[in-house]
Context: one part of a larger RNA
RNA sequence: GAGCGAACGCUAGCGGGUGGCUUAACACAUGCAAGUCGAGCGGGCGUCUUCGGGCGUCAGCGGCGAACGGGUGCGUAACGCGUAGGAACUCUACCUUGGGGUGGGGGAUAACCCGGCGAAAGCCGGGCUAAUACCGCAUAUGGCCUACGGGUCAAAGCAGCAAUGCGCCUUUAGAUGAGCCUGCGUCCCAUUAUUUAAUCCUAGUUGGCGGGGUAAUGGCCCACCAAGGGUACGAUGGGUAGCUGGUCUGAGAGGACGAUCAGCCACACUGGGACUGAGACACGGCCCAGACUCCUACGGGAGGCAGCAGUGGGGAAUAUUGCGCAAUGGGCGAAAGCCUGACGCAGCCAACCCGCGUGUGUGAUGAAGGCCUUCGGGUUGUAAAGCACUGUCGUGAGGGAAGAAGUUCUGACGGUACCUCACAAGAAAGCACCGGCUAACCCCGUGCCAGCAGCCGCGGUAAUACGGGGGGUGCAAGCGUUGCUC
Repeated sequence: GAGCGAACGCUAGCGGGUGGCUUAACACAUGCAAGUCGAGCGGGCGUCUUCGGGCGUCAGCGGCGAACGGGUGCGUAACGCGUAGGAACUCUACCUUGGGGUGGGGGAUAACCCGGCGAAAGCCGGGCUAAUACCGCAUAUGGCCUACGGGUCAAAGCAGCAAUGCGCCUUUAGAUGAGCCUGCGUCCCAUUAUUUAAUCCUAGUUGGCGGGGUAAUGGCCCACCAAGGGUACGAUGGGUAGCUGGUCUGAGAGGACGAUCAGCCACACUGGGACUGAGACACGGCCCAGACUCCUACGGGAGGCAGCAGUGGGGAAUAUUGCGCAAUGGGCGAAAGCCUGACGCAGCCAACCCGCGUGUGUGAUGAAGGCCUUCGGGUUGUAAAGCACUGUCGUGAGGGAAGAAGUUCUGACGGUACCUCACAAGAAAGCACCGGCUAACCCCGUGCCAGCAGCCGCGGUAAUACGGGGGGUGCAAGCGUUGCUC
């Protein structure tokens, strides 16, 4: 000098954009944050009925979603990340592409009814019933396995008067997403190594054979066999840390950092585990254990904000228990639509960046007052007053969007931005510094006191260095201080 997710002090007019718990991954009251489909299915209730049924609503069965989106940085020095490659013919719901099929049966079960247990959470028994729920049979273009003889594997309907549409099963290729392997790169400590190995690290340890397991390779796991494997080109141990695109600085090389935005990873009270599923070992799912909190009729139960707001606590320090699905995007649905604290907006904060204003012109008896003075005067100073003007901003009145994609309808923001008119200089300047470095000097007070200070150093009776005043210098809605980085 530049920079900051800053804080503190003094001060403060407006707008636009951006950012806002860096600390306790501390504990959390309350509300909301993931549902949707009646065009898969049967029923309860309400209502209408031409008695065929229609409409609305509710829980249940069933489907898809809930593995996305959102948060955090604990852990992790690792194929975690970055980069470049690879195979063991790894998987991939919805979507696209091509081929083929969708025949005929069966038995259940929730809801509901009846009964029972419990304080509750909830649970049990009996009976009835449906399906795009479940299970055989048939068929097999085809897929899979094969010792090439053969073996094995499907399906569901719904809407519509109909045409037809949406589905369902199997298979091919793709797209997208994901799993796995490898080269290289990736912080500090050798005061972490009897100094080169029987002596440091290692027992599923290193490799083999056979198996299990997985979508798939593999000691991933297991039995047996061998005795290997790593290491001063730093093993092992300890400390610290999410990684990257990037950000800051710097002429660059480099150094430091990894907030916001984007990609990847890890985590979801702590530890462990699997279930379902195309996908999880699953933030707002399940089970077990633990700590904590709450309810209890003491038998037993309920909970997890590192989602959005908000509370307590910690801290120098970081915001509203706001509005809306109008837009963009996501889930479900044939659609209408529903849901969406993602998102779009608004609120708070000079936290940062940018822009604007606090007037403009004129005005010398250089007024008054202040300060200084060699008492002549000098300075504040065209500064003020006065006169003329303008209207950014402000206030009032009138008008008033784009953003809507989609002919119509649909705007949270918002009567906002913006435009016109009127009023009136009206409401709008501070902060630090002035010994040298470093731009800016006099007077008074104080008297090694009170104090200043980044370094050198000032102050003990003339202090341009302390405190006040006048004047000046520098920045300016900011200015200084502190901390940190280069």
Molecule: small-subunit ribosomal RNA, 5' domain
Organism: uncultured bacterium